[in-house]
Background:
This is a predicted structure of a 74-nucleotide RNA (c-di-GMP-I riboswitch aptamer) from Desulfocapsa sp. The prediction has a mean pLDDT of 81. The organism belongs to Desulfocapsa, within Bacteria. The sequence was found by an Rfam model in a public genome assembly.
RNA sequence: UAAAUACAAUGCCAAACCUGCUGAAAAGCAGGGACGGAAAGCCACGGGACUUAGAGGUCAGCCGGGUUGCCUAU
Numbered sequence: 001u002a003a004a005u006a007c008a009a010u011g012c013c014a015a016a017c018c019u020g021c022u023g024a025a026a027a028g029c030a031g032g033g034a035c036g037g038a039a040a041g042c043c044a045c046g047g048g049a050c051u052u053a054g055a056g057g058u059c060a061g062c063c064g065g066g067u068u069g070c071c072u073a074u
Stems, first nucleotide, its partner, number of pairs: 012037002017032006035061001041067003045064003048059004
């Protein structure tokens, strides 16, 4: 340096649900809250799911992929 990642440690994120706002909707944002997570950080590239009144949109905590990052026995 790279890979893997146990016991620990510093911390991190935040499901369901409730309140308010936005949206046609799925859903998103903020606050509370904690089911869980070692990438539950980011990206809609592929598959998949959801929504649609046409365009279209949403989900990265569905799977794969890309990319960046923390600790430390071995």